[in-house]
A computed fold for a 74-nucleotide RNA from Baffinella frigidus, annotated as transfer RNA. The coordinates come from a structure-prediction model, not an experiment, and the mean pLDDT is 81. The RNAcentral record of the sequence draws on ENA.
RNA sequence: GUUUCCAUGGGAAAGAUGGUUAAUCCGUCCGCCUGACACGCGGGAGAUCCCCAGUUCGAGCCUGGGUGGAAACA
Numbered sequence: 001g002u003u004u005c006c007a008u009g010g011g012a013a014a015g016a017u018g019g020u021u022a023a024u025c026c027g028u029c030c031g032c033c034u035g036a037c038a039c040g041c042g043g044g045a046g047a048u049c050c051c052c053a054g055u056u057c058g059a060g061c062c063u064g065g066g067u068g069g070a071a072a073c074a
Stems, first nucleotide, its partner, number of pairs: 001073007010026003019057001028044005050066005
């Protein structure tokens, strides 16, 4: 340099044919349990879906351009 892929709570990771409320696990916070801790149980908080624009009645999802990362080839 060329091609392909990836970017979603603190971490991992789903997300259907574009359709009200973005799952789940770990972590975290509160309560219960215990003499105490751990385990276990109940509940909560936490996401401008990498950025900018476009399409659409409606975008995490489609299109264009950026940024960052990975792989293959050179």